RNA sequence: UGCCCCGUGGCGCAAUGGUAGCGCAUCUGACUUUGGCUCAGAGGAUGCAGGUUCGAUUCCUGCCGGGGCAUCCA
Numbered sequence: 001u002g003c004c005c006c007g008u009g010g011c012g013c014a015a016u017g018g019u020a021g022c023g024c025a026u027c028u029g030a031c032u033u034u035g036g037c038u039c040a041g042a043g044g045a046u047g048c049a050g051g052u053u054c055g056a057u058u059c060c061u062g063c064c065g066g067g068g069c070a071u072c073c074a
Stems, first nucleotide, its partner, number of pairs: 001070007010024004018054001026042005047063005
């Protein structure tokens, strides 16, 4: 320098154009002498900036960050 993959709640993963969901964790309530377990409920996320589209997590461009491969120089 080039190419490829990845970036989604606190954490680990889905959704690949059409209401962003699951598990764990957190909070509240119930239960319990207390805690834990269990049950019910709640909050919380698409790396950044543009473009295409009626509609973008998804497609396109650039940038940022992480990983891998290749090339060049020493």
Notes:
This is a predicted structure of a 74-nucleotide RNA (transfer RNA) from a Bacteroidota bacterium. Rfam family: tRNA. The sequence was found in a public genome assembly. The coordinates come from a structure-prediction model, not an experiment, and the mean pLDDT is 80.